[in-house]
C1' cells in the first nucleotide's frame, strides 16, 4: 500500500428488501418487606456510522468515506 471483516437502545447482540427495528443486561416507576436485595408487572430509551446510488419500497444491495479489528508485504 494490498485483502478480508465489523459498525442496530448506555452495554452485548439478533434481524438481513415490505408489515410497528427486537432481545437479554442495565436504568426509571410500582407490587411485595420493617428497610435494602431478590423475584414479579409495567415504562423511558434508536434519524440502524456518514454520504451518494439501485428499486414502487433500504437497518438488509451497490459504490465512497470515516472509526475498529484481523491478514499480507
Nucleotide at each position: 500500500g494490498c485483502c478480508u471483516c465489523c459498525a442496530u437502545a448506555g452495554c452485548u447482540c439478533a434481524g438481513u428488501g415490505g408489515u410497528u427495528a427486537g432481545a437479554g443486561c442495565a436504568c426509571c416507576a410500582g407490587u411485595c418487606u420493617a428497610g435494602u436485595a431478590a423475584a414479579c408487572u409495567g415504562g423511558g430509551g434508536g434519524u440502524c456510522g456518514a454520504g451518494a446510488g439501485u428499486u414502487c419500497g433500504a437497518u438488509u444491495c451497490u459504490c465512497u468515506c470515516u472509526g475498529g479489528a484481523g491478514g499480507c508485504a